This is a predicted structure of a 72-nucleotide RNA (transfer RNA) from a Chloroflexota bacterium. It matches the Rfam family "tRNA". About the family: Transfer RNA (tRNA) molecules are approximately 80 nucleotides in length.
RNA sequence: GGGCGUAUAGCUCAAUGGCAGAGCGCCGGCCUCAUAAGCUGUUGGUUCCAGGUUCGAGCCCUGGUACGCCCA
Numbered sequence: 001g002g003g004c005g006u007a008u009a010g011c012u013c014a015a016u017g018g019c020a021g022a023g024c025g026c027c028g029g030c031c032u033c034a035u036a037a038g039c040u041g042u043u044g045g046u047u048c049c050a051g052g053u054u055c056g057a058g059c060c061c062u063g064g065u066a067c068g069c070c071c072a
Stems, first nucleotide, its partner, number of pairs: 001071007010024004018055001025043001027041004048064005
């Protein structure tokens, strides 16, 4: 330098162009003398950045950034 892939909650990951979710975690409650385990209720988002298409974009298109893999 070229090609491909990834970027979404604190973490790991989902999400047919049509209300952004799950598990774990945090917090509260139950249980216990207490803690852990267990049960239960909640909480948490500028979907990497900037544009475009569309009635509507996490999803499609363009450019960029970061990271990973391959080629040179």